[in-house]
RNA sequence: CGUGUGCAGGCGCCUAAGGCGGUCUGGCGAGGGCCGGUCCGCCACGGGGGAACCAAUCGGGAUCGUGAAACGUACGUCGUUUCCGGUCCUGGGGGCGAACGGCGGCGAAAGCCGUCGGGGUCACUUUCCGGACCCAGCCCGGCAGCUAACCUCGUCGGCGUGGGGAAGGACGA
Numbered sequence: 001c002g003u004g005u006g007c008a009g010g011c012g013c014c015u016a017a018g019g020c021g022g023u024c025u026g027g028c029g030a031g032g033g034c035c036g037g038u039c040c041g042c043c044a045c046g047g048g049g050g051a052a053c054c055a056a057u058c059g060g061g062a063u064c065g066u067g068a069a070a071c072g073u074a075c076g077u078c079g080u081u082u083c084c085g086g087u088c089c090u091g092g093g094g095g096c097g098a099a100c101g102g103c104g105g106c107g108a109a110a111g112c113c114g115u116c117g118g119g120g121u122c123a124c125u126u127u128c129c130g131g132a133c134c135c136a137g138c139c140c141g142g143c144a145g146c147u148a149a150c151c152u153c154g155u156c157g158g159c160g161u162g163g164g165g166a167a168g169g170a171c172g173a
Base pairs, nucleotide, nucleotide: 011160012159013158014157018043019042020041021040022039024037025036026035027034028033044155045154046153047152048151049150054145058091059090060089061088062087063086064085065084067083068082069081070080071079072078092143093140094139095138096137100117101116102115103114104113105112106111118135119134120133121132122131124168125167126166127165128164129163
């Protein structure tokens, strides 16, 4: 000097993921005090459901009908086909998140690889240039468009920035 790890505290970043107060309580300290946890309340931020209006109304199968049309007819409330309507089944459908799509290859599939477009973060904000990294994960359970009132849920988790130009702003001296 660099790297890694542990403990206590601090300042920041991604994310909606925080602030204040109260009750009970844990740790550290000689002490003043400092840091946290459970629960409750208020505030803040974020998500879902939920009218009117607007938007939307898919495909297949079965079955029902004095439904409509054509043909046949033994003339019957008959048969066949198409259409319309009802019922049921089926294929599903939807949400959080920036994390999505096209093409090609391998694969039974799920996926994997490559490539193109698109998206996210990079530390006051916006923008341009350059560079780096990422495009995950989770949930509902046959059901939900939008949506005022109203109802309801979450406040986790993971990290450590300091390239350049312009504009604006903030802070300090």
Molecule: c-di-AMP riboswitch aptamer (ydaO/yuaA leader)
Organism: uncultured Verrucomicrobiota bacterium